[in-house]
RNA sequence: GCCCAUGUAGCUCAGCGGUAGAGCACCCGCUUGGUAAGCGGGAGGUCUCGGGUUCAAUCCCCGACAUGGGCUCCA
Numbered sequence: 001g002c003c004c005a006u007g008u009a010g011c012u013c014a015g016c017g018g019u020a021g022a023g024c025a026c027c028c029g030c031u032u033g034g035u036a037a038g039c040g041g042g043a044g045g046u047c048u049c050g051g052g053u054u055c056a057a058u059c060c061c062c063g064a065c066a067u068g069g070g071c072u073c074c075a
Base pairs, nucleotide, nucleotide: 001071002070003069004068005067006066007065010024011023012022013021018055026042027041028040029039030038048064049063050062051061052060
């Protein structure tokens, strides 16, 4: 330098056009002599950024950035 994949809650991931979910973690309550476990409830997101298409974009298209992987050239 070229190619590919990924970027969504604190973490690990789902969702792939119709106003975003799960598990774990966190907070509150129940339970216990107390803790853990269990059960119930809650909070937490400008879906990496900028454009475009569309009535509507996390999802499609273009560019950028970040991370991971592969290939090649020069020194």
Description
Transfer RNA from a Chloroflexota bacterium, 75 nucleotides, folded computationally. Taxonomically the source falls in Chloroflexota (Bacteria, Bacillati). The coordinates come from a structure-prediction model, not an experiment, and the mean pLDDT is 81. It matches the Rfam family "tRNA". Rfam describes the family as follows. Transfer RNA (tRNA) molecules are approximately 80 nucleotides in length.